[in-house]
RNA sequence: UUGAAACAUGCAAGUCGGACGAGAAAGCCUCUUCGGAGGUUAUUAGAGUGGCGUAAGGGUGAGUAACACGUAAGUAACCUGCCCCUCGGCUUGGGAUAACUCGCCGAAAGGCGAGCUAAUACCGGAUAAGACCACGAACCUUAUGGUUAGUAGGAAAAGGUGGCCUCUCCUUGGAAGCUUCCGUCAUCGGAUGAGUUCGCGGCCCAUUAGCUAGUUGGCGGGGUAACGGCCUACCAAGGCAACGAUCCGUAGCUGGUCUGAGAGGAUGAUCAGCCACACUGGAACUGAGACACGGUCCAGACUCCUACGGGAGGCAGCAGUGGGGAAUUUUGCGCAAUGGGCGAAAGCCUGACGCAGCAACGCCGCGUGAGUGAUGAAGGUUUUCGGAUCGUAAAGCUCUGUCGGUGGGGAAGAAACUACUAUCGGAUAAUACUCGGUAGUACUGACGGUACCCACAAAGGAAGCACCGGCUAACUCCGUGCCAGCAGCCGCGGUAAUACGGAGGGUGCAAGCGUUGUUCGGAAUUAUUGGGCGUAAAGAGCGUGUAGGCGGUUGUCUAAGUCUGAUGUGAAAGCCCGGGGCUCAACCCCGGAAGUGCAUUGGAAACCGGAUAUCUUGAGUAUGGCAGAGGUUGGUGGAAUUCCUGGUGUAGCGGUGGAAUGCGCAGAUAUCAGGAAGAACACCGGUGGCGAAGGCGACCAACUGGGCCAUUACUGACGCUGAGGCGCGAAAGCUAGGGUAGCGAACGGGAUUAGAUACCCCGGUAGUCCUAGCCGUAAACGAUGGAUGCUAGACGUGGGAGGUAUCGACCCCCCCUGUGUCGCAGCUAACGCAUUAAGCAUCCCGCCUGGGGAGUACGAUCGCAAGAUUGAAACUCAAAGGAAUUGACGGGGGCCCGCACAAGCGGUGGAGCAUGUGGUUUAAUUCGACGCAACGCGAAGAACCUUACCUGGGCUUGAACUGCAGGGAUCUCUCCAGAGAUGGAGCUUUCCCUUCGGGGACUGCCGGCUUCAGGUGCUGCAUGGCUGUCGUCAGCUCGUGUCGUGAGAUGUUGGGUUAAGUCCCGCAACGAGCGCAACCCCUGCUUCUAGUUGCCAGCAUUCAGUUGGGCACUCUAGAGGGACUGCCGGCGUUAAGCCGGAGGAAGGUGGGGAUGACGUCAAGUCCUCAUGGCCCUUAUGCCCAGGGCUACACACGUGCUACAAUGGUCGGUACAGAGGGUCGCAAAGCCGCAAGGUGGAGCCAAUCUCACAAAGCCGGCCUCAGUUCGGAUUGGAGUCUGCAACUCGACUCCAUGAAGGUGGAAUCGCUAGUAAUCGCGGAUCAGCAUGCCGCGGUGAAUACGUUCCCGGGCCUUGUACACACCGCCCGUCACACCAUGGAAGUUUGCUGUACCGGAAGCCGGUGAUUCAACCCGCAAGGGAGAUAGCCGGCCAUACUAUGGCCGAUGACUGGGGUGAAGUCGUAACAAGGUAACC
Repeated sequence: UUGAAACAUGCAAGUCGGACGAGAAAGCCUCUUCGGAGGUUAUUAGAGUGGCGUAAGGGUGAGUAACACGUAAGUAACCUGCCCCUCGGCUUGGGAUAACUCGCCGAAAGGCGAGCUAAUACCGGAUAAGACCACGAACCUUAUGGUUAGUAGGAAAAGGUGGCCUCUCCUUGGAAGCUUCCGUCAUCGGAUGAGUUCGCGGCCCAUUAGCUAGUUGGCGGGGUAACGGCCUACCAAGGCAACGAUCCGUAGCUGGUCUGAGAGGAUGAUCAGCCACACUGGAACUGAGACACGGUCCAGACUCCUACGGGAGGCAGCAGUGGGGAAUUUUGCGCAAUGGGCGAAAGCCUGACGCAGCAACGCCGCGUGAGUGAUGAAGGUUUUCGGAUCGUAAAGCUCUGUCGGUGGGGAAGAAACUACUAUCGGAUAAUACUCGGUAGUACUGACGGUACCCACAAAGGAAGCACCGGCUAACUCCGUGCCAGCAGCCGCGGUAAUACGGAGGGUGCAAGCGUUGUUCGGAAUUAUUGGGCGUAAAGAGCGUGUAGGCGGUUGUCUAAGUCUGAUGUGAAAGCCCGGGGCUCAACCCCGGAAGUGCAUUGGAAACCGGAUAUCUUGAGUAUGGCAGAGGUUGGUGGAAUUCCUGGUGUAGCGGUGGAAUGCGCAGAUAUCAGGAAGAACACCGGUGGCGAAGGCGACCAACUGGGCCAUUACUGACGCUGAGGCGCGAAAGCUAGGGUAGCGAACGGGAUUAGAUACCCCGGUAGUCCUAGCCGUAAACGAUGGAUGCUAGACGUGGGAGGUAUCGACCCCCCCUGUGUCGCAGCUAACGCAUUAAGCAUCCCGCCUGGGGAGUACGAUCGCAAGAUUGAAACUCAAAGGAAUUGACGGGGGCCCGCACAAGCGGUGGAGCAUGUGGUUUAAUUCGACGCAACGCGAAGAACCUUACCUGGGCUUGAACUGCAGGGAUCUCUCCAGAGAUGGAGCUUUCCCUUCGGGGACUGCCGGCUUCAGGUGCUGCAUGGCUGUCGUCAGCUCGUGUCGUGAGAUGUUGGGUUAAGUCCCGCAACGAGCGCAACCCCUGCUUCUAGUUGCCAGCAUUCAGUUGGGCACUCUAGAGGGACUGCCGGCGUUAAGCCGGAGGAAGGUGGGGAUGACGUCAAGUCCUCAUGGCCCUUAUGCCCAGGGCUACACACGUGCUACAAUGGUCGGUACAGAGGGUCGCAAAGCCGCAAGGUGGAGCCAAUCUCACAAAGCCGGCCUCAGUUCGGAUUGGAGUCUGCAACUCGACUCCAUGAAGGUGGAAUCGCUAGUAAUCGCGGAUCAGCAUGCCGCGGUGAAUACGUUCCCGGGCCUUGUACACACCGCCCGUCACACCAUGGAAGUUUGCUGUACCGGAAGCCGGUGAUUCAACCCGCAAGGGAGAUAGCCGGCCAUACUAUGGCCGAUGACUGGGGUGAAGUCGUAACAAGGUAACC
């Protein structure tokens, strides 16, 4: 910085009596006849004439894009008051007029008439060196001019003050006169200040491209101080513009200021220069100067006064007022200083200025104390409770005294002017007056009793603000709980917040500190210095060519550019440097430097430009050849499709993933022959060719463009690029007319689908084709503009030439020109490019500047339309994007595994029951676990207990822990009340030492106190530990090195091989670690050792390994051996290894177990345990009784038993292993149908016991049925455990005898001693097992194989995913909000054109009105001149009509943006499930 909006009041410009006339009053004094008079006041005041000033100073920035400003020039096209200098004058006359007096009008402002008067006011005459004008001349310049002399003409003045008597007159003295100073006129110059012209410089928009009629020029005239269309008449038709005219918008310009390394960018407060303006618009007057801030006139708006008739006003001067605004001061003091006006001077005036006041608004300086002081006080905060920290901080002790306070002193800023004295000099007749100089004296201060100095008392009166997650210096506690809030960006806050709020502490600044706004910087993020355009934004679709830009070689000349020197300028202030003054500093003063610029001038001549001459290599021309889908036009050809005709022929054809629509018995498809028509040209054909690009493909001909090679000759820079312009330009589309075989948008039908306006199928119209025209766009791409030069190579291929060779064609070498692949240097963010550059350079053009909005809107141009070209903004986001990396994923690929599929066997899903879960119910049905990886899971066992849940009854330091003081011992037992807990009563009483007084100790009890206990309460998303899972999958990493800008890569990939990242080979890798394997356990063979409780071959013995005996065997349990691809053959790379074989109990990890890498799932567990935080504390803790966890319409998981004859049942009979057992297992015997009871031998176990194994085998019955299957359910009777089987145990016997006849979709397990099937044991446990963990018996089938499903490993690929496909993400619709476009219109402002009217003023005309000066005239009067009025011209505001532009608003309407959890679908990203896109 806003309202150039409006202003009350006061002040801001006057001065001169030494230019002039006139001239008071109060007061005082004197006199007085008391009426007054005189003097003084008073050369006064106030006013008038006149002069100078008022155009400066001061304010403001509205207008202005302009010669307004800056800079440099011109003025030979000009003026200049006051000032300085030169020179010469100042003579003679005249008539008025204000003031004043009188009269009159008016409310006022003001005015009119008559009369008098002066001047440095006004006018005439004289004089005229020079000046001015005219004429011709000479000289000098030049643009029209300048200088000099001559001739002719007209044109000037004013006096005032002081002094004096030298000269003249009167003569004391004065006058004329002289003289001093001031003033005045003319003039030559100067200085200063203006005017005017011109080069150059400095804003935006092209969505403003054409503008202009006095316009451009000329001639005549007018006008101005002066040039000029400045004005006018006539003539001509010019002038400006892409180097941006015109229009619109914005803006005072500069020195400077801020910032920046600079270049720049932004800005134009204070100070200084210039301009413009003065309520708005217009106009002139006066003057040296104005078109005048505090002057005039007119118009308009506004305000005020009024007697309503009429008048007055202009703070963007200083103060001040209200208003506007986020916001900006006192109605102060003084002319003391500086400066200005007037004056001879004193002096007067001066809101300029100097000071003071207000505001921390800025800059600078100072203080709020200094030293010492550890029980590290108290207190605060925090804590792991030990401490730490505030903190030497405080207190205390010793000091100092700035500021503030009190008292005292007290400046500089002042020197002039002037006056007086003295003196010197000038002038003069002069010692007078006076002027100039010097010295002395006198006088003058607003600030202000201020600055400063001294003394006194006193640490006393004087610290805040922001911040503390990162950036960015500084950390903890509490509160809060996506709430409240923070936030510049990233982002914090959902119960442990260093990010919110408070506190303690800390950090940074400090009389300030933060916030907000603005500008520059960082930003190389508009890139001149100093950027880019293959993929990030960006090369025009392509050519041709205008303007422009750039341009080969050699001379000569020039000197515009360039370089160098000099001169002038670049105001002062400011910045910088050096010095100086205020105690320092800020600040001020002096000097210097700089000011990169402009102009003039001297020089240089390499480069660039210009002129001229030359050259041939750039470019072009000629000649001879060559290749080609280059273009245009006309003609010709065959294959195929379809259609038509005819023949043969019969039932299907066609189509698809599978079908159907469709075609076909009216004869299709198929096949043969003939015909018609249109379109396209197989093979050749090729990263082959041609073309500027689009594009071009059968053959022949005509016309025609370009290119390449070779050769010599010619022209002589003729070149490159190219804003605009012009032309060409795929497909689709459009217009008109043809044509139409095939294909084929739209459309119809059939399918698919949840739907299917699609993908697939059957048809099919525009169109596709031709002619003429339009459109002008594409992912028009090499996403790569054109030209030229230079910079390693290698290998293809098209065209041409040469060398060599040959009989010849090839081959080979090489040159030029195209077109490809790879690759070095270099470049690149990387990918990649790399003589066809994206390398190194030069020139020219086009284009880019975050994403969205949007290639949209509006405007304009083009188009028949569709639309194209050009091309924004509001608003919104903190990203959008590129390349590459690691993962993950793919209805991508390759390789390989796994009971993954397949091949098999048996199940589940159907039934009944058991068990778990969900749900429901309930007072409670405690809690947890939820895909695989919750659901016979925690729970290896809920009747009480467990138990955490519910109901009810109770306890409150508590059931258990620790400390302390006291009491008395508790325990055990008995009785009463009670459901019990509990309460009451009773009985009964420790240990050790002892000096018997007492002392000590442990455990336990009672009651008390205080620290506290307790919690299966919450948080597994605060945690430890443990566990599940991928997965016993083969992987996961590290060090060093190397590569990469980096993330990372390499190693770990590759070729083989393996169960294996197992091993081998190769390799910029070499090694290593965790995993794999092995080491460990069990099992399979064997040896040795040892034989009791084990065993028994032979000997003896018995009912019996019962006993003697023995330890050979079995077995037991210790130590060993054994298997290692060791051997042979083949394959394999001479490898690793694989295949086969031998031997062997066992063969290629023999079988099984234990063992679980880095990590993933915020997986599970706070209810095993531990633990942070939070919560409860007469309760969420503790005790007790009863109940519940066992409920039951349902649903699911896991199991058991079955449905039967490979079975059931009855009888007989055989063979295990591994375990358990003293709170135990329990034998024999006896009882009971049985469960069980009794009994108690034996056994702390290779001894005794649980304990009969069962399937099996042998024999009998059953005969296909709801059964002699099946056993649920129910009734009855019992047994056992236990305090107690009602809710709610297991078992037994008798009776009962349900569903169920092999199980839909779907789904599970298993590859060998496995599945299946059979039984046995154990843990838990008083009792309770279909579950779990083990054990053995019997004992299969199948595996072609890896296409598919699932899971996994490695490599590779794509990706818009990274919470990683259960990902991401698009569009309509619905809702809310925001900005915006269109719109019938309505409306503000600005402006153009035309016309009407025309104030004041100026100019012109007229002028009969009026008039003193001059002329004529005795006068009257006349003349000259002037003038009122009138007329004309120009012209402001205003009026009318009609346009243009920017806005505002507008029913309705269009799209756009944004918005945690709306609707519909699934378009895109993976082959995204129809590749995507233009």